[in-house]
This is a predicted structure of a 74-nucleotide RNA (c-di-GMP-I riboswitch aptamer) from Desulfuromonadaceae bacterium GWC2_58_13. The coordinates come from a structure-prediction model, not an experiment, and the mean pLDDT is 90.
RNA sequence: UUCACGAAAAGGCAAACCCAGGGAAACCUGGAGACGCAAAGCCAAGGGCCCUUUGGGGCAGCCUAGCUACCGAA
Numbered sequence: 001u002u003c004a005c006g007a008a009a010a011g012g013c014a015a016a017c018c019c020a021g022g023g024a025a026a027c028c029u030g031g032a033g034a035c036g037c038a039a040a041g042c043c044a045a046g047g048g049c050c051c052u053u054u055g056g057g058g059c060a061g062c063c064u065a066g067c068u069a070c071c072g073a074a
Stems, first nucleotide, its partner, number of pairs: 005072002012037002018031005035061001041067002045064003048059004
C1' cells in the first nucleotide's frame, strides 16, 4: 500500500408518523422526526415486490451483480 475484516474514534445517512408540494397511482421532493444502517453511497443489468390511464411507471432501507468510498485495533 492492497485485500479481507469491523473494536475504537471522527463523522455520515435517515424508517415510520406529521406538514407542504408533484403524480392517475406506486412513489418522489422539501421541512420536521429517528426505526435503524459499515456502504441505508451510486447504479434498474438479473431476480423479486408495488402501481397502472395496460402504453408504461416505481422501489437501491428485498436479494444478486457492478462501480466508488471514511477510519484502522484484533